[in-house]
């Protein structure tokens, strides 16, 4: 210090989430020790039991108990006067239960319910107060009296307890004396204070004290002072809600009185009518406050447990008493609830003290020890009491420290787990082993400090009392810390995580299941994300999870944010409070600044030093405590006060402009209507129609009349605060601007509330009503059409008056002022002789510099740089909804949430893709043509169906005569049946046997099994074969969505990219765009681009012309020979041809057009002319396209079978549907006859000449040829004749018979031949395919596969040989540019609403049930106070009675706030439901 997450990618806005720290924590797994600190956050719920406040005999009467002493008695022992025991007596002694009395019990300890307050914090004040014990000072302590508890007697009661009588003491109590002090009143002197006032002094009057004990000190009384503690007042600060806006009657004040320690409406009577509040009263909710704690860089935010200070409380409520102090936790009285005892008549109690129990809860400890220390109460003291305190126990609940060993040790050991490419790797210096140590542990022994001091006894010094010396005694924790010795690595490691954030990776299992998850997200058969394992990482006696707080979050922004489009400028003006405010002078010193003083408790924090072995912890010192107050100064700025000024603002004067406002008058065109004329059959309307109007005369046209509404052209602008404003004209009042510088002299700006304005629609009342026209009706369209279109048509649209108060009320841009480059217009003024031209002020536009901005963009009319004020925003949805309140006649408006839910929602820009967007261009894409398909039969493939099996794959274009270039067996993968299991084939090792090999027989469907016979090696190692065992096999089983390779398609379309540079924050762009051109990103020009690569083209092959070379098997012009005939032969290589090498074509030439590239021409020349024709060649990529069955290959699966062998069957089925073809339907033809001309191929298990036989397929002979030699081999369309338009002399399916050939074998299931049979079919619906020239069409020929062939298929070859293209509007596909987009799985996209189903939270609701507070009435305990007081008392006074007030109780009406509820409303979420298609493209409106 940041990171993840919106997108295909980017920048921004914006939320969500994470990494850090912390805790009085809890839970899960685990656990050795020590020190320190901590431990009911929930029920201020209820409590059994024990303890937590007593002490003083040196205040008192006393003597129940204990001990001692004395006396007496009894008994026993007996030594006869001793001892022991027991009993009795004596307060005589030590002491002491209960009682009187004094002091304490108001401290200490607990809790946080209440309290939003002078409660707390801080500062100030009390001249308005009190203060026991303590300290100091002064003075005093005299004389008397009467009671009472206890004890005793008696009575009542279950008890608690109470009553009566008798008697008694005091440091209890009363009376009197004394009084220089004190208090009160009056008087007097001097001094002081912010005010009321205070201090001092004189005199007079009145009033008030005392106590002893012990034996030398402690007490008592009065007064003053101090200290300590308390009481009161005030300034400032202290949570949330305005969906709480008004509150208050002792309320605000007064003088008077009461009361108090004291001020005060604290209380009372009277008088006045005030007091508080937008700077938030009142009400509601929540809460003890602070020092401090956590976090944070800080500012802040959150918290208030332990410790310290303050407050409040003590079962709930009220009240007083005592006292220095209480309205009192372990006191009293009353009321209430609860619990307990009871003899039923009455009583007792209060753990929020320490332990402990129950309950609640996720959750929090022992019914421990000691007063040794510290502290407290009492006491002269010894001492007693002390659950305060100090210690111990429990708990990893926290912090800190220590340990679980250390050194060496590699063949990186063996084994195991895990992984593996089987070589190995890893666990791992880890282990073993070696050397060492002993913290800790166990055992044994020693063993503290904490004790300072005080006490007791003795002694000494001085006058007491203090001081000194000496002696004695006191330790809970503790036999603890610590130390020493011995033993021996001995006693001691886990938790979480490993997809990214975030350090750490593999295997197996699982298969959108089980599960994980903080966010993003993993899991659908190869999961580093689930579960396990191995390994690794992090921390470590702990580790994780959960909860909460701060941080990160500048995500509430003072430090430190924003508002054109992301959330956000009020619709606009005037203006109140408030905020802010021009120049200058003086004064003041409130703000501000500086010095200084006081305070800011301690603890805590930080720093230095020190003590526990270290640390945590503790001690000590310093700093800090940013604050508040006093005081002394400063005076620049702000403020206050006083004065002056003119530039801000305003006024005047002279001009000016305008659709500015308002209420009148006038006008023409158009529309509709009415009347009349002319005129005749339609009009109108639409994409096309129909409804509608019209022979009762429409539409059209002419004339006249009426009505209402709106103001064409001009036209660009102008005015107004906004909304808004338009014929022309005049009335009324308003405004801007310019000029001038006469007047005022800061009068200003903004503006929460407030007031008035405010389009359209809507509402109320009354008019008006031509046009247009919601609703409505009809006609169309449509699957539907409650719409779009058409015909009508009411409200409305218009006017007057009154409401409403909202709009995309927009420049999506608040108002005001100042400053900051240029250039080009328009409107209104001013200057000027001017129509050039220019300056200036105000307004309105364009383009841009700097700057700003996420970008788009803004840019003197800012979204720039500053200042002031107002308004508003803080993720999306829920929702501008609900409730409440205010406004409105209503419709509605204003204000305005929450639960719940999601991880996004959003802005701008980029690249694509898409558009029933645009532009340009191309293609047999359309058009123009030729021939087909779709109808028939057959062939073939596919679907479907069938089947034991009909093996598998291919499925829009891009599957379907496709894999298959050849299924009778084989192939073959499928089915049935019969066999084999190292296996049908191959390799290694070991052992055995035998050579190899061949022939025959038997069983069987065969595989196979059984048997017989013959027999050729060797260098003796073996080769080879068979068998047995073993290791490897084998699989056309699955996954083409794990893959390689190959292929299809877009597409032979012209595209796809890179380097450097430049532009942009960036994704990206530029280049590659633009103009022209091209088949082409082909080229030229232009150009922040310059170059390059893969594609295009060319290079390659075939073909078209020529030349050179070569000349057999080819050829034959010339020469010769020969035949029935033939290059047949000699010879020749001229020609043809063959096959090598070259040439040739480049817009090169000419003309025209063009800048160029290039284009054009019946151009020349040329075999060929502008790419000559054809082929091969297929960019980056797309379709998870196809193929695991060509092959290869990862993973998974089978292993007497999913392997393999054999026989048979199937792949050939057949109601049907589709694709591709063949043959036809005929005369451009069929049939018969005749006779020419090819090319390219093939041939040895082959092609076969020739001869013979057969109608023929073919058969029997025979010859040549591994081929320019022989052969297939014959080309066919052609020509001649015939048929004469018909189901035919067309067509040939199907069927019968007879054959041929191949083959082990033609039944399922071959081809061919001959004879016979002779089906459908007469040119084919919607629709659709191919083709632009040697092409289509048509004709035959060959080859591969192959024993044969289902080939009409595929691949080639040549023969004959057309028609048409105006053109690019349209269909399809494609390319480039541009535009819109809410798409990016990319339009086969995205996405909206109702309905149906489930779940969740929530609003309304008749009612029902609570809760807190206030108000009114009734009743009213205890108690203070007041009055009275016939009774008691000598009296003081008291009992009693009455009154005021009040806690509590009862009744009532209303308001507030919760819960629940039949039913009901919308909302959210949910993988595939229904209906439509509203939005995103011009989204079809």
């Nucleotide at each position: 210090a940041g990171a993840g997450u919106u997108u295909g990618a980017u920048c921004c806005u914006g939320g969500c989430u994470c990494a850090g720290g912390a805790u009085g924590a809890a839970c899960g797994c685990u656990a050795g020790c020590u020190a320190c600190a901590g431990g009911c956050u929930u029920a201020a719920c209820a409590c059994a039991u024990g303890c937590a406040a007593g002490u003083c005999g040196a205040g008192g009467g006393g003597c129940a108990u204990c001990a001692g002493u004395u006396u007496g008695g009894u008994u026993u022992g007996c030594u006869u006067g001793c001892a022991a025991a027991c009993c009795a007596a004596a307060g005589c002694u030590g002491g002491c239960g209960a009682c009187c009395g004094g002091c304490g019990c108001a401290c200490g300890g607990g809790u946080g319910a209440g309290u939003a307050a002078c409660a707390c914090g801080u500062a100030u004040c009390c001249a308005a107060c009190c203060u026991g014990c303590c300290u100091c000072a002064u003075a005093c302590u005299c004389g008397g009296g009467g009671a009472u508890a206890g004890c005793c007697u008696u009575u009542c009661g279950a008890a608690a307890g109470a009553a009566a009588g008798a008697u008694u003491a005091a440091u209890a109590u009363c009376c009197g004396a004394u009084a220089g002090c004190a208090u009160a009143u009056a008087u007097u002197u001097c001094c002081c204070g912010c005010a009321u006032g205070g201090g001092u002094u004189u005199u007079a009057u009145a009033u008030u004290a005392a106590a002893g004990a012990a034996a030398u000190u402690c007490g008592g009384u009065a007064u003053g002072a101090g200290a300590u503690g308390g009481g009161g007042a005030u300034g400032c600060g202290u949570u949330c809600c305005a969906u709480u806006a008004g509150u208050u009657u002792g309320u605000u004040g007064g003088g008077g009185g009461g009361g108090u320690a004291a001020c005060g409406g604290c209380c009372c009577a009277c008088c006045a009518a005030g007091a508080c509040u937008a700077c938030g009263a009142u009400g509601g909710a929540u809460a003890g406050g602070g020092g401090u704690u956590c976090u944070g860089a800080g500012a802040g935010g959150a918290a208030g447990g332990u410790c310290c200070c303050c407050c409040a409380c003590a079962u709930u409520g009220g009240a007083a008493c005592u006292g220095a102090g209480a309205c009192a936790c372990g006191g009293u009285c009353c009321a209430a609830a609860c619990u307990c005892c009871u003899a039923c008549g009455g009583g007792a109690g209060g753990c929020a003290g320490c332990a402990g129990u129950g309950a609640g809860g996720a959750a929090u400890a022992u019914u421990g020890g000691u007063c040794a220390a510290u502290g407290g109460a009492c006491g002269c003291g010894a001492g007693u009491c002390u659950g305060a305190a100090c210690c111990a126990g429990c708990c990893a609940a926290g912090u800190a420290g220590c340990g679980u060993g250390a050194u060496g040790g590699a063949u990186g050991a063996c084994u195991g787990c895990c992984c593996u490419a089987u070589g190995g790797g890893u666990u791992g210096u880890a282990a073993a082993c070696u050397u060492c140590u002993u913290u800790u542990a166990u055992a044994u022994g020693g063993g503290a400090a904490u004790a300072a001091a005080g006490u007791u006894g003795u002694c000494c010094a001085c006058g007491u009392g203090u001081g000194g010396a000496u002696u004695u005694u006191u330790g809970u924790a503790u036999g603890u810390a610590c130390c020493a010795u011995a033993u021996g690595a001995a006693u001691a490691a886990g938790g979480a995580u490993c997809g990214g954030c975030u350090a750490a990776c593999u295997c197996c299992g699982u298969g959108c299941c089980a599960g994980c998850a903080g966010c993003c997200g993993c899991g659908g058969u190869a999961a580093u994300a689930c579960g396990g394992a191995g390994g690794a990482u992090c921390c470590g006696a702990g580790c994780g999870u959960u909860a909460u707080c701060c941080g990160g979050a500048u995500u509430u922004a003072u430090u430190g944010g924003g508002u054109u489009u992301a959330a956000a400028g009020g619709g606009a003006g005037c203006g109140u409070a408030g905020g802010c405010g021009g120049a200058u002078u003086g004064u003041u010193a409130a703000g501000u600044c500086a010095g200084u003083u006081g305070u800011g408790a301690a603890a805590g924090u930080u720093u230095g030093c020190g003590g526990c072995u270290c640390a945590a912890c503790c001690g000590u010192a310093a700093a800090a405590u940013u604050g508040c107050a006093g005081u002394u100064g400063a005076u620049a700025c702000u403020g206050g006060c006083a004065g002056u000024c003119u530039u801000g603002a305003g006024u005047g004067c002279a001009g000016u402009u305008g659709a500015g406002g308002u209420g009148g008058g006038c006008g023409g065109a158009a529309u509709g209507a009415g009347u009349g004329g002319u005129g005749u059959a339609g009009c109108g309307g639409u994409g096309a129609a129909a409804u509608g109007c019209u022979u009762a005369g429409a539409u059209a046209u002419c004339a006249c009349u009426c009505a209402g509404a709106a103001c064409a052209c001009c036209g660009a602008u102008g005015c107004g605060a906004a909304g808004g404003c338009a014929u022309c004209u005049g009335g009324c009042g308003a405004a801007u601007c310019c000029g001038u510088a006469a007047c005022u002299g800061a009068c200003g700006c903004u503006g929460a509330g407030g007031c008035a304005c405010g389009a359209a629609a809507g509402c109320g009342u009354g008019g008006g009503g031509a046009u247009a026209g919601a609703a409505c009706a009809g006609g169309a369209u449509u699957a539907g059409a409650u719409a779009c279109c058409c015909u009508g048509g009411u409200a409305u649209u218009c006017c007057a008056c009154g409401c409403c108060g909202u709009a995309a009320a927009c420049g999506a841009u608040g108002a005001u002022g100042g400053c900051u480059a240029a250039c080009c217009g328009c409107c209104g003024g001013c200057g000027a002789c001017a129509c050039a031209c220019u300056g200036u002020c105000g307004g309105u536009g364009g383009c841009c510099a700097a700057g700003c901005g996420a970008a788009a963009g803004c840019g003197a009319u800012a979204a720039g740089c500053c200042a002031u004020c107002c308004a508003c925003c803080u993720g999306g949805g829920g929702a501008g909804u609900a409730c409440g309140u205010c406004g409105g006649c209503a419709a509605c408006g204003a204000u305005g949430a929450a639960a719940c839910u999601c991880a996004a929602a959003g802005g701008a820009a980029u690249u694509g893709a898409c558009g029933g967007g645009g532009g340009c261009c191309c293609g047999c894409a359309c058009a123009a043509g030729c021939g087909g398909a779709g109808g028939a039969a057959c062939a073939u493939g596919u679907g479907g169906u069938u089947u034991a099996a009909u093996u598998c794959g291919a499925u829009g274009a891009u599957a379907c005569g496709c894999g298959a270039g050849g299924a009778a067996c084989c192939u073959u993968a499928c089915c049935c049946g019969g066999g084999c299991u190292c296996g049908a084939a191959c390799g290694g090792c070991a052992c055995c046997u035998g050579g190899a090999u061949c022939g025959c027989c038997c069983a069987g469907a065969g595989a196979u099994g059984g048997g017989c016979g013959a027999g050729u090696c060797u260098u003796c190692g073996g080769a080879c074969a068979g068998g047995u065992g073993u290791c490897g096999a084998g699989g056309u089983g699955c996954u083409g969505c794990a893959u390689g390779g190959u292929u299809g398609u877009c597409g032979u379309c012209a595209g796809c990219u890179c380097g450097u540079g430049c532009c942009g924050u960036g994704a990206g762009g530029u280049g590659u765009c633009g103009g022209c051109u091209c088949a082409a990103g082909u080229g030229c020009c232009a150009u922040a681009a310059c170059g390059a690569g893969c594609g295009c083209a060319a290079c390659c092959c075939c073909u078209g012309c020529c030349g050179c070379c070569a000349g057999u098997u080819g050829c034959c012009a010339u020469c010769a020979g020969g035949u029935g005939a033939u290059g047949c032969u000699g010879g020749g290589c001229a020609c043809u041809c063959u096959g090598g090498c070259g040439g040739g074509a480049c817009u090169g030439c000419c003309a025209c057009c063009g800048c160029a590239a290039g284009g054009u021409g019946u151009g020349a020349g040329g075999a060929g002319g502008g790419g000559g024709g054809g082929g091969a060649u297929g960019a980056c990529g797309u379709c998870a396209a196809a193929u695991c069955a060509g092959c290869a290959c990862g993973g998974c699966c089978c292993u007497u079978a999913c392997g393999u062998c054999c026989g048979g069957g199937g792949c050939g089925a057949c109601a049907c549907a589709c694709g591709u073809g063949u043959u036809a339907c005929a005369a451009u033809g069929g049939c018969g006859g005749c006779c020419a001309c090819a090319g390219a191929g093939g041939g040895a298990a082959g092609c076969u000449a020739c001869c013979c036989c057969g109608c023929g397929a073919g058969g029997g002979g025979a010859u040549g040829c591994g081929g320019a030699u022989c052969u297939c081999g014959a080309a066919a369309a052609g020509c001649c004749g015939u048929c004469c338009c018909a189901g035919u002399u067309c067509g040939g399916a199907c069927u019968g018979g007879a054959g041929u050939c191949u083959g082990c074998a033609a039944c399922c299931c071959g081809a061919c031949u001959c004879c016979a049979c002779g089906a459908a079919g007469u040119u084919g619906g919607a629709u659709u395919c191919g083709c632009u020239a040697g092409u289509a069409a048509u004709c035959g020929c060959g080859c591969a596969u192959c024993a044969g062939c289902c080939a009409u298929g595929g691949c080639g070859c040549g023969g004959u040989g057309a028609a048409u293209a105006c053109g690019u509007u349209c269909c399809c596909g494609g390319g480039c540019c541009u535009u819109g987009u809410a798409c990016a799985c990319a339009c086969c996209g995205c996405c909206c609403g109702u309905c149906a189903a489930g779940c969740c939270a929530u609003g309304g609701a008749a009612g029902c049930c609570g809760c807190g507070g206030g108000c009114g009435c009734c009743u009213g305990a205890a108690g203070u106070c007041c009055g009275u007081g016939a009774c008691c008392g000598u009296a003081a006074g008291g009992a009693g009675c009455g009154g005021c007030c009040u806690a509590g109780g009862g009744c009532g009406a209303a308001a507030g706030u919760g819960g629940u509820a039949a039913c009901u409303g919308g909302g959210g979420c949910u993988a595939a439901g229904u209906c439509g298609u509203a939005a995103c493209a011009a989204g079809u409106a």
The prediction has a mean pLDDT of 82. This is a predicted structure of a 1485-nucleotide RNA (small-subunit ribosomal RNA) from a metagenome.